[in-house]
Predicted 3D model of an 85-nucleotide RNA (transfer RNA) from a Vulcanimicrobiota bacterium. The sequence was found in a public genome assembly. NCBI's taxonomy places the organism under Bacteria, Bacillati, Vulcanimicrobiota. Rfam family: tRNA. By type it is a transfer RNA. Model confidence (mean pLDDT): 81 of 100.

RNA sequence: GGGUAGGUGGUCGAGUGGUUAAAGGCACCAGACUGUAAAUCUGGCCCGCUAACGCGGUACGUUGGUUCAAAUCCAACCCUGCCCA
Numbered sequence: 001g002g003g004u005a006g007g008u009g010g011u012c013g014a015g016u017g018g019u020u021a022a023a024g025g026c027a028c029c030a031g032a033c034u035g036u037a038a039a040u041c042u043g044g045c046c047c048g049c050u051a052a053c054g055c056g057g058u059a060c061g062u063u064g065g066u067u068c069a070a071a072u073c074c075a076a077c078c079c080u081g082c083c084c085a
Stems, first nucleotide, its partner, number of pairs: 001084007010026003018068001028044005046057004061077005
């Protein structure tokens, strides 16, 4: 340089137009259990407001675009893995 696959929350990873703050696992926090710990079970786990129920905001590599509506489609760029040279 060419080809190809990909980039999602603390992490791995699903989701490929609306029902999604985004399945599930791990990590972490609280509780139950336990002599203690581990394991197991229950709940929580973006931010703000709220006593709570809830309400609002922002977010899927970056910047633009399409659309009533984008993590999802399109373009350029950045980065990573693999193959070829």